Small-subunit ribosomal RNA, 5' domain from an uncultured bacterium, 535 nucleotides, folded computationally. The coordinates come from a structure-prediction model, not an experiment, and the mean pLDDT is 81. The RNAcentral record of the full RNA draws on ENA and SILVA.
Context: one part of a larger RNA
RNA sequence: AGCGAACGUUAGCGGCGGGCUUAACACAUGCAAGUCGAGCGAGAAAGGUAGCAAUACCCUGUAAAGCGGCGGACGGGUGAGGAACACGUAGGUAAUUUUCCGUUCAGCGGGGGACAACGUUUCGAAAGGAACGCUAAUACCGCAUACGUUCACUGGGACUUCGGUCUUGGUGAGGAAAGCUAGGUAGCAAUAUCCGGCACUGAAUGAGAAGCCUGCGUCGCAUCAGCUAGUUGGUGGGGUAAUGGCCUACCAAGGCUAAGACGCGUAGCUGGUCUGAGAGGAUGAUCAGCCACACUGGGACUGAGACACGGCCCAGACUCCUACGGGAGGCAGCAGUGGGGAAUAUUGGACAAUGGGCGAAAGCCUGAUCCAGCCACGCCGCGUGAGUGAUGAAGGCCUUCGGGUCGUAAAGCUCUGUGGGGAGAGACGAACCGCCAGGGGUUAAUAGCCGCUUGGCAUGACGGUAUCUCCUUAGCAAGCACCGGCUAACUUCGUGCCAGCAGCCGCGGUAAUACGAAGGGUGCAAACGUUGCUC
Numbered sequence: 001a002g003c004g005a006a007c008g009u010u011a012g013c014g015g016c017g018g019g020c021u022u023a024a025c026a027c028a029u030g031c032a033a034g035u036c037g038a039g040c041g042a043g044a045a046a047g048g049u050a051g052c053a054a055u056a057c058c059c060u061g062u063a064a065a066g067c068g069g070c071g072g073a074c075g076g077g078u079g080a081g082g083a084a085c086a087c088g089u090a091g092g093u094a095a096u097u098u099u100c101c102g103u104u105c106a107g108c109g110g111g112g113g114a115c116a117a118c119g120u121u122u123c124g125a126a127a128g129g130a131a132c133g134c135u136a137a138u139a140c141c142g143c144a145u146a147c148g149u150u151c152a153c154u155g156g157g158a159c160u161u162c163g164g165u166c167u168u169g170g171u172g173a174g175g176a177a178a179g180c181u182a183g184g185u186a187g188c189a190a191u192a193u194c195c196g197g198c199a200c201u202g203a204a205u206g207a208g209a210a211g212c213c214u215g216c217g218u219c220g221c222a223u224c225a226g227c228u229a230g231u232u233g234g235u236g237g238g239g240u241a242a243u244g245g246c247c248u249a250c251c252a253a254g255g256c257u258a259a260g261a262c263g264c265g266u267a268g269c270u271g272g273u274c275u276g277a278g279a280g281g282a283u284g285a286u287c288a289g290c291c292a293c294a295c296u297g298g299g300a301c302u303g304a305g306a307c308a309c310g311g312c313c314c315a316g317a318c319u320c321c322u323a324c325g326g327g328a329g330g331c332a333g334c335a336g337u338g339g340g341g342a343a344u345a346u347u348g349g350a351c352a353a354u355g356g357g358c359g360a361a362a363g364c365c366u367g368a369u370c371c372a373g374c375c376a377c378g379c380c381g382c383g384u385g386a387g388u389g390a391u392g393a394a395g396g397c398c399u400u401c402g403g404g405u406c407g408u409a410a411a412g413c414u415c416u417g418u419g420g421g422g423a424g425a426g427a428c429g430a431a432c433c434g435c436c437a438g439g440g441g442u443u444a445a446u447a448g449c450c451g452c453u454u455g456g457c458a459u460g461a462c463g464g465u466a467u468c469u470c471c472u473u474a475g476c477a478a479g480c481a482c483c484g485g486c487u488a489a490c491u492u493c494g495u496g497c498c499a500g501c502a503g504c505c506g507c508g509g510u511a512a513u514a515c516g517a518a519g520g521g522u523g524c525a526a527a528c529g530u531u532g533c534u535c
Base pairs, nucleotide, nucleotide: 001534002533003532005531006530007529008528009527012382013381014380015379016378017377018375019374020340025338026337027336029335030334031333034070035069036068039067040066047058048057049056050055077293078292079291086218087217088216089215090214091213092212093211096209097208101206102205103204104203105202106201107200109143111141112140118133119132120131121130122129123128150173151172152171153170154169155168156167157166158165159164179198180197181196183194184193185192186191219265220264221263226256227255228254231253232252233251234250235249236248237247238246268290269289270288271287272283273282274281275280295316296315297314298313299312318329319328320327321326346372348371349370350369354368355366356365357364358363385415386414387413388412395406396405397404398403419476420472421471422470423469424468425467429462434457435456436455437454438453439452440450441449442448479524480523481522482521483520484505485504486503490519491518492517493516494515500507501506
């Protein structure tokens, strides 16, 4: 000098930050990932209107559920493990990529059979099933087409380490798809058609993302000196998006090591942070990048992407329910509870903003986020009054008894009103989207549409907050540590090697500036000290 601090005494306000460093201990409860009816079939109830009623209509093809799509691989948490291509940095490529954005090209034809939901029956305490039957799709499966793409065969050219690589042709084989919809026109309707929008399929490319490989760097112990059989290399095969002992068969006998292999211990890494003149040392909270993990261990499925925190399966420990046959669960998400600990907060508000998922959109969801609450935990700012005032009042303390000191301090007088209290006014953060009215473009069209535009309306959790104005009274707001030397600051009384102090030196045994108290003083100040840790 510093701190994610703790403890003691004290405490007025605000701004900005921070807040389980310990048990990766166990968790009650609520919430934290949904969304789309413009993919699909089916489809309540409540309410309203009419009716004596049955019922009909509106709400409404609405809600819940189901099939289907996209998203649940992001965002959020934690640091257990890991000394490693984990991280940092500099390179490389054998190879993948949903969606979005930009660019380029081609297509979207024609069929089929199911399974949920639903209905009937049925098992079970429950969780959850079983059988039979019906049905739709942007669900599923054949067929057609597909230059470019993939594979096989093959001709030419260029290069070559003679293994092959690159480039340009030919032939054959394999491989796609899905529709929905605002509006106009025709029609009684089903439907057809025009125009626009959103989707779908194949291929190429950029961008972004992720995978893999390599050089260098990254803690302690040599009281760890030898380690290694898929081990090191080759060939064939398998596997992967892809290289590779990644795996396998065979062959060879290699490979690493004192520039520290192997072993043991410890540890998330970095940008940074603290300190220091620097070199260095220490550290890795908050914020940001990467990694790893998700009760413990193992495994794969789906998918563009996971071996998947709030998915699945198996095993284990633990907890709960049970009709004892069997089931359910995973806060290292946000709050919160118990426990541990010197120690660390609310079971709060809102999606208004920023961002994310879904949706054509309105919108829905979002403990991400934005806010509020608690805590002097830190930094910063402000206040606790200002001027004047000498009978140097009273009182305390000291005294050589003359006086000195607290001390212009107080009182008194004159002011001010930050903060506090009261009354009133009152934001920025909001512009998109949407709605209304115009203009422009597109179009056969005055519909519609526009990732065009102008004006208006509407949208704020924080919050009646910040801020401003007026009123009010000096009224409501100062402590803590120290005073022997180091080290700024001294006297009296009490005590008598006792009681005690102490960072070091050391004080205390009858005049203690060192213990305890008082008066006085010094330092810092909403804090001041103590302890711990780092330089």